This is a predicted structure of a 522-nucleotide part of an RNA (small-subunit ribosomal RNA, 5' domain) from an uncultured bacterium. The RNAcentral record of the full RNA draws on Greengenes.
[in-house]
Context: one part of a larger RNA
RNA sequence: GGAUGAACGCUAGCGGCAGGCUUAAUACAUGCAAGUCGAGGGGCAGCACGGGUAGCAAUACCUGGUGGCGACCGGCGCACGGGUGCGUAACGCGUAUGUAAUCUACCAUUAACCGGGGAAUAGCCCAGAGAAAUCUGGAUUAAUGCCCCAUAGUAUUAUCGAAAGGCAUCUUAGGAUUUAAAGCUCAGGCGGUUUUUGAUGAACAUGCGUGUCAUUAGCUAGUUGGUGAGGUAACGGCUCACCAAGACUACGAUGACUAGGGGGUCUGAGAGGAUGAUCCCCCACACUGGUACUGAGACACGGACCAGACUCCUACGGGAGGCAGCAGUGAGGAAUAUUGGUCAAUGGGCGCAAGCCUGAACCAGCCAUCCCGCGUGCAGGAUGACGGCCCUAUGGGUUGUAAACUUCUUUUGUACGGGAAUAACCCUCCGAACGUGUUCGGAGCUGAAGGUACCGUAAGAAUAAGGAUCGGCUAACUCCGUGCCAGCAGCCGCGGUAAUACGGAGGAUCCAAGCGUUAUCC
Numbered sequence: 001g002g003a004u005g006a007a008c009g010c011u012a013g014c015g016g017c018a019g020g021c022u023u024a025a026u027a028c029a030u031g032c033a034a035g036u037c038g039a040g041g042g043g044c045a046g047c048a049c050g051g052g053u054a055g056c057a058a059u060a061c062c063u064g065g066u067g068g069c070g071a072c073c074g075g076c077g078c079a080c081g082g083g084u085g086c087g088u089a090a091c092g093c094g095u096a097u098g099u100a101a102u103c104u105a106c107c108a109u110u111a112a113c114c115g116g117g118g119a120a121u122a123g124c125c126c127a128g129a130g131a132a133a134u135c136u137g138g139a140u141u142a143a144u145g146c147c148c149c150a151u152a153g154u155a156u157u158a159u160c161g162a163a164a165g166g167c168a169u170c171u172u173a174g175g176a177u178u179u180a181a182a183g184c185u186c187a188g189g190c191g192g193u194u195u196u197u198g199a200u201g202a203a204c205a206u207g208c209g210u211g212u213c214a215u216u217a218g219c220u221a222g223u224u225g226g227u228g229a230g231g232u233a234a235c236g237g238c239u240c241a242c243c244a245a246g247a248c249u250a251c252g253a254u255g256a257c258u259a260g261g262g263g264g265u266c267u268g269a270g271a272g273g274a275u276g277a278u279c280c281c282c283c284a285c286a287c288u289g290g291u292a293c294u295g296a297g298a299c300a301c302g303g304a305c306c307a308g309a310c311u312c313c314u315a316c317g318g319g320a321g322g323c324a325g326c327a328g329u330g331a332g333g334a335a336u337a338u339u340g341g342u343c344a345a346u347g348g349g350c351g352c353a354a355g356c357c358u359g360a361a362c363c364a365g366c367c368a369u370c371c372c373g374c375g376u377g378c379a380g381g382a383u384g385a386c387g388g389c390c391c392u393a394u395g396g397g398u399u400g401u402a403a404a405c406u407u408c409u410u411u412u413g414u415a416c417g418g419g420a421a422u423a424a425c426c427c428u429c430c431g432a433a434c435g436u437g438u439u440c441g442g443a444g445c446u447g448a449a450g451g452u453a454c455c456g457u458a459a460g461a462a463u464a465a466g467g468a469u470c471g472g473c474u475a476a477c478u479c480c481g482u483g484c485c486a487g488c489a490g491c492c493g494c495g496g497u498a499a500u501a502c503g504g505a506g507g508a509u510c511c512a513a514g515c516g517u518u519a520u521c522c
Base pairs, nucleotide, nucleotide: 001522002521003520004519006518007517008516009515010514013374014373015372016371018369019367020366021332026330027329028328030327031326032325035076036075037074040073041072043069044068047067048066049065050063051062052061053060054059083285084284085283092210093209094208095207096206097205098204099203102202103201107198108197111194112193113192114191115149116148117147118146125138126137127136128135129134155178157176160174163172164171165170183190184189211257212256213255218248220246223245224244225243226242227241228240229239230238260282261281262280263279264275265274266273267272287308288307289306290305291304310321311320312319313318338364340363341362342361346360347358348357349356350355377408379406380405387399388398389397390396391395414458415457416456417455418454422449427444428443429442430441431440432439433438434437466511467510468509469508470507471492472491473490477506478505479504480503481502487494488493
C1' cells in the first nucleotide's frame, strides 16, 4: 500500500447493487416450511344446492339426487428443494480412466399383450378398556390393494453343442425350464404388463495429486493370499469354513494433532504465500449412539424401532418431543436482521385439467457492513466590512471572494398530477393447417412488489459536513496554559519555565457521508 462476512469511537442527506451468528453441532415457547389425486375405491362427517314430510309461517326432520369432500383403503411424491460443517487426512475431494463386475421410478424409443377366477381388510356399524396417547373384540364391505389359473418372447435360469470373434470369465444357432397384467372415462383419451435401445441419476474400481509432527519406527490375525459357500444391483475377506504365511514400512507404515474438499477469493510483476463467507459442484451430518423396514432410489432433517441424556404432560398406571428449514426467544459474544407479503414470475410435487401445496423462489422491512453513483449550490461581488487570531502594534498580516449584497439554476427534498415493463402460459371463444386430436394465429382473463420505478408541473438556496492529522518518517505552524506534572506515543522519542511532539485557540493539510482506531492476511 491493498484486502475484510469485521468490531469500536465520532459523525451522517439520498439512490443503486450486494452482504448480514465467523462465538454455543448451545437449549428452544409459538406459527408456518409436503402434499396431491373423487378421471382408482367403499362411502358421506361437515358445507352449498335440489327434492320430500310436518307446519299458516319461522322452522324441524328425512334424502348421496347434484356440486363437492373430513376421516379411511389405494397411487405418486415425501431420497428433490432448504440448513449446517460435527465427523472425515479418506478414492472424501480434484483430475484422468475403466465396469466383459452394475442398477436406474418418471421421460423418449422398439416389439408384443391386457383372458378367467378367489380370499381378505380399513372405513361404516355394534360393544368394550384408558386421565390421555391410543387400543381390543364382533359383524359386514370395495378397489388400479392382495392371491391363484391360463397364454407368451430377442425376457429369466441351467444344460448340450459346431465355428468365428474377443480380454481369462464371455458373445452368437437350436431344444428344454420359469415368470405378466387393471381398470377408469366427458368415448376423445388416461392408464396396466413383458421387452429393446437411449437419456438421466446412482454404484463400484484404478493412476496421479491433495496438512503438521520422527522429541511418533515399527505395524497387522479377517490381518495378506488361495479354494469353496453365502450375500449384494454388482466385483471383492464384504461375511463364513478350510488351507498357506503372508501384507505395509525411512519414496515415512503405525500413532498423535489439526482440518470438510474443489471451482474460486485476497495479495503479489511473477513465482509464491494466505484463505475456502456469499454463488456453483462434490462429501458428511440431522438431540447422542445403533438398527433395519418401505421403496426405482434412504439405512431417510420435519418416517419407524431400540438404548441414552435432556425437556414437558399425567388421574402415577403411562405417554409426548427433537429449528444444523423460515421467522422468532434465552444464553454465549466485540458482533450479525422481520414471529412481514405473494405464489404475479421462475422452478418443484400431485392431477387429464381447472387447480391445490410450495418460509424453494420472487419481493418488501432493518443495518453506512462493502462497492458504485449523486448532492449539500453556481456566477458576480474589496474601501479586502465586523469579529477572531498573530505581529516589529497610530499600523500591518491572516481568516478571505469567504460573508453581506445582486443575478442564475432546482439535481435532491417538499406539494400536486399522470403512471409502467416484468404476462408468456393455463383456460374460454374465433380462425387456419395437417388429418380426427394435435399444432399455429388472433381476442379475452391473470401483478405480491406498487400507485413503486419513471414522467410532468409549482415555489424556493431552499432540506443536507464531518473525521483525523500538522517533531521526523509524512502533506500541513503559530500563540496561550502546564512545568519529567498532567499527559502523548506505530518507531525514533516529547514534557524538568520561551514545548511547531502534552491541553486549548487561531490557521493549515488529507480524506469525505464518511473519517479514524483495533484485529487478521499478503